The part of an RNA shown here (large-subunit ribosomal RNA, domain VI) has 251 nucleotides and comes from Phaeodactylibacter xiamenensis. The prediction has a mean pLDDT of 89. RNAcentral holds the full RNA, with entries from ENA.

[in-house]
Context: one part of a larger RNA
């Protein structure tokens, strides 16, 4: 900017895109077949590999915003207790998220029309011929059948609601498992959006004060303590306040 008043909400799908792979083993059945060696078709099942999606409850990684332990030094007036740097100082874990080396899933099955072939009827040609009319079977292949896109399909669809002054939109805010900005999502006091804060789950591993035991490193008892980032909830304490702008000129 069309899409012939504006919108908002669920939508049909013309047409596109992806997917489509294959291996071993058992059963049939030592059966058919074969002198024997040896050994099926057809059809069921199981079990991998590659390759593909999607998640992270389980393993197994990251997690410089977590927790502990530790060396060297400055600092906090000294002791303790911390804190700066030293590659996050090293080192042992480690939530969320994001991952695969982890999970689950998928290629299909069934229909249609066919190819090579096989064939039924069948004349031409009193025969015979799968073709000439006429008809059936048949491939990982076409064409659907799954997944996603999708009405600029200008052929611009459909379906309900909703506006005649204000339907719906935009700005602006607090945000997001959305995001380069745009967009897109949730919510803005009629509120649980974020933040704090309380439970709680998860991590760390036993805090700092004093007690007590030791000369003393140190151990113990208070007490699964104390600290804690991204997680789940709950609560309006903080922050989303009030505006404002665009929006319909209908044969």
């Nucleotide at each position: 900017c069309g899409u012939u008043g504006g919108a908002a909400u669920a939508u049909u799908g013309a047409g596109g895109a992806g997917g489509g792979c294959u291996g071993a083993c058992a059963c049939u059945a030592g059966u058919a077949c074969g002198a024997g060696a040896g050994g099926a078709c057809c059809g069921u099942g199981u079990u991998g590999g590659a390759c593909g999606u999607a998640c992270c409850g389980c393993u197994a990684g990251u997690g410089u915003a977590c927790c502990a332990g530790u060396u060297g030094u400055g600092c906090c007036g000294c002791c303790a207790g911390g804190u700066g740097c030293a590659g996050u100082g090293c080192u042992g874990g480690g939530u969320a998220g994001c991952u695969a080396u982890g999970u689950a899933c998928g290629g299909a099955a069934c229909g249609g029309a066919u190819a090579a072939g096989c064939a039924c009827u069948g004349a031409a040609a009193g025969c015979a011929u799968c073709u000439a009319a006429g008809u059936g079977c048949g491939a990982a292949g076409c064409c659907g059948g799954c997944u996603c896109c999708a009405a600029g399909a200008u052929g611009a669809g459909u379906a309900u609601u909703c506006c005649u002054a204000g339907a719906g939109g935009g700005u602006u805010g607090u945000a997001g498992a959305a995001g380069a900005u745009g967009a897109c999502u949730a919510c803005g006091u009629a509120g649980a959006u974020a933040g704090g804060c309380u439970a709680c789950a998860g991590g760390u591993g036993g805090a700092a004060g004093c007690g007590c035991a030791g000369u003393g490193a140190u151990g113990u008892g208070u007490g699964g303590a104390g600290c804690c980032g991204a997680g789940u909830a709950g609560u309006a304490c903080u922050a989303a306040u009030u505006g404002c702008c665009c929006g319909a000129a209908a044969g």